[in-house]
A computed fold for a 483-nucleotide part of an RNA from an uncultured bacterium, annotated as small-subunit ribosomal RNA, 3' major domain.
Context: one part of a larger RNA
Formats: sequence, C1' cells, structure tokens
RNA sequence: UGACGGGGGCUCACACAAGCGGUGGAGCAUGUGGUUUAAUUCGAAGCAACGCGCAGAACCUUACCUGGGCUUGACAUGCCAGGAUUACCCCCGUGAAAGCGGGGUAGGCCCUUCGGGGUACAACUGGUACAGGUGCUGCAUGGCUGUCGUCAGCUCGUGUCGUGAGAUGUCGGGUUAAGUCCCUUAACGAGCGAAACCUUUGCCCUUAGUUACCAGCGCGUCACGGCGGGGACUCUAAGGGGACUGCCGGUGUCAAACCGGAGGAAGGUGGAGAUGACGUCAAGUCCUCAUGGCCUUUAUGCCCAGGGCCACACACGUGCUACAAUGGCGUCGACAGAGCGAGCCUAAGGCGCGAGCCGGUGGAAAUCGCACAAACGGCGCCCCAGUUCAGAUCGGAGGCUGCAACCCGCCUCCGUGAAGUUGGAAUCGCUAGUAAUCGCGGAUCAGCCACGCCGCGGUGAAUGUGUUCCUGAGCCUUGUACA
Repeated sequence: UGACGGGGGCUCACACAAGCGGUGGAGCAUGUGGUUUAAUUCGAAGCAACGCGCAGAACCUUACCUGGGCUUGACAUGCCAGGAUUACCCCCGUGAAAGCGGGGUAGGCCCUUCGGGGUACAACUGGUACAGGUGCUGCAUGGCUGUCGUCAGCUCGUGUCGUGAGAUGUCGGGUUAAGUCCCUUAACGAGCGAAACCUUUGCCCUUAGUUACCAGCGCGUCACGGCGGGGACUCUAAGGGGACUGCCGGUGUCAAACCGGAGGAAGGUGGAGAUGACGUCAAGUCCUCAUGGCCUUUAUGCCCAGGGCCACACACGUGCUACAAUGGCGUCGACAGAGCGAGCCUAAGGCGCGAGCCGGUGGAAAUCGCACAAACGGCGCCCCAGUUCAGAUCGGAGGCUGCAACCCGCCUCCGUGAAGUUGGAAUCGCUAGUAAUCGCGGAUCAGCCACGCCGCGGUGAAUGUGUUCCUGAGCCUUGUACA
C1' cells in the first nucleotide's frame, strides 16, 4: 500500500421488511447430469453452465457411428511432361448412391491450297511443390463476450511532506442518483468515468394534405368519406417551442442543497432506450473468424448411403397447461399497436367440419392482403362432482410441406379421457402503466417438434416511505502471525 475480520461508524440496493404472483407436488415441452449405445458429435459448470452456442437436427445441416468409395484431392496458386485424347452437354453398363468402366457430339487462337498444319491461354491426364483438418493447446494469442456494475469509482502533471516504499490531492463538514455540487483545506489543476450531447415517449405551435381525416356546404345511397369538395379536427412527418430548482415561502453557514407551494401536458435525472471507466475472474470462445506452436497427409483430409445427435430404471434446471364458478360451454356485440408480404401475402364468391382446394381481384404497401385481436360486454346453460373441470395417453380416419415423414414433422376430425382438488423443506420475480393477466406480430424457416426467443399493444393492482436482521456493494476508520 492492499487484502481479510463471526471489528467499528456512515450510506445504498426488490437486500430484508410490507405486499402480489410464482417455482418446489401433477402431466407435457425443453436443456443438462447420469446411464445406455456402433454412435448417442462438440463446447458451456456457483452467482456469471443447464428453452445456453442452436434466430428452426427427417435428408442436408453434421462436426459422430456403420458400410461403400477417392488420393494433387471438394477448394487455391505455380512448375515439368503428354497431346486433342478431354471439359460443357448427352447416352450405356454396374451400383444404395458416391464412384468405377465404356461411348457419342462438339471446341479457344494463328496459318490455310479447306485436305490439313501449328500453338498450348482456359480445361484434361500423369508427376511434383502443395492443398485440406469443426485434430490439440482459450494456460501461447488477436478479435468478440460475460461478470462485479450503470457500481462511483480509477488515475495523471506540477507542487509539498517522507531516507524510502509512499502520502497529499481523492481527507474533513454538509449535500447528491453520482469523486454531484458547496465550504474548509499544502495543495493547485487535469484526464477516463458520472451528468449532458443522441433516439423514443408525454404537451403545444408552424409548414404540408395523399393512400390518412370529414366539422361545415352540396350530391348520392337500404347503408358506408361512397362522390364533389374542404385543410378545421384526428393523424402522418419535417421544423420549432417547452422544464431551467426558472418563480414564491421555509430550512440551511450570506453556500451547495433540501422541504412545501404556484403555474404547467409534464417538476426537480419527467418515463424508456442506446451508452459499461481503470481493472477482476490465466472467466468464456482455437467449433464464427483470424492466428503462433504441435500433430495428421491413400488419412485425423474428401465424397456418398443408412443410422445417430430424438435412446431412458433415474436426478436437477427453465417453461407451458391445469387442478376450476373471479369458472367452463354456446351465441350475439365492441375496441389495439407494432410488424410482414412478389419463388410472397392473398380478399370477395363457390366447395369443405377442418386443413386445404377451385377461382379470380388487388398489392413493392397510410391505398391490397396476412387480420375476426383476445381478455371484455349482453343473453342462455352448467350447480361444486374428478364434473359440461383438466387435457395426457392410446385407437381410427384424413390434410399439408417435402425426392422422402418407419426411426423422427406439423395440423384437422371422431373416439379414448391418465395424473391432477393449490403443492414439504426450501426458493424466485416485481415499487406503476410496474406485477398479474389477455391476445397480436417477427426473425430463423420447404415444413416444423416455438410452450423458446425478440418485439407490440389491451385490461390493470397491492404494498413500502423503515434499515434491527439476511445478502451484496461504496466511503472512512481500526486490528492483523496474510501478500
């Protein structure tokens, strides 16, 4: 100087408390361990591995296994030799395919007497340098990332003090979300962080008015901005305004600031996002990529078929659906936002229970479509039961994608109708448009094992204003046989 302490002081955080909803019990989905296996490819391991890499494992992917094949190779760049044999394209045999064997047509440039000759750029064959490796080492590395933590810290120059390591500044008194600011002060300044600048959302104004809008005027209709028109309103999208402790009162050291109030759409960082200091964990990744070293070279490379990654006495994590009446079912009615669409989204109409099919219209989109949002509201049935709860499992019949759904896809219909009556010890999330609850969209994608992930809006609470305790963190201080 740090680190540590079942030392102290101060402070903070859904850390506890106060509340609300879960997990832990059930079924299923998914990941992991274990076991099994020819293989069940590999990585991730407390927080910070375990719906993680995977934002799409039937083949492919694919790295694994079994079997069949290739050896200058699936891919790159040279060199030597050959000679038009070859390549593109087509065909035959064999084969599961890959491959192997055989055949046909035809072809760059130059010369040409049109018979052919020459050349060797691309390509082929043989050879030689080499290619290749998701083989090892993340403890050789770059890059990227997680984490403490959006915590308030981490440092420097000059000066001063100390023999020196170092200290001071950065401490102290206040204050803040903050090393934020003020005061004091052997310190005075400065940098990286904090804040601000950026995006979005909440209010207003101006400009603009189509594909959006419709107040007043006119036309038309059973009805509908349907039409003329309008530029008011909503909205759209470009510019601007607005919030700064600015104003008032109180407290405070004449400070910083705090408390209350006014006005205001908004009040003290308005809400949300992006943004992550010096560093820590030899944290993660050599399987994104790059890369040193090592290893491999008729194989640890490459191609193909089939299988596996989907196994299943079991254990754990994360989720979904439930156990019902604040509910289930039937019927009628209403209200979003953000997205996506040309190998795509597909209306109206017809067939169909559905999935889908026919048909044809529109749409590179404020114009057309996906697209009926659902919870909700009205009316009716159920009457507390393993039920009109719950839907696993299994049987049958079909549909779709795709070369192909046996291993191993999704969907529909009929039947079947399991466990489950609120979950032990323990444990998680959340402080407001939040939790809870309800649906909608997207990426990946032929299809989909999506209940995942990333977004979007609808309905919309309870509790706390405390810091004794648990956990973690910051500052000061103290002890130390630790570095």
The coordinates come from a structure-prediction model, not an experiment, and the mean pLDDT is 81.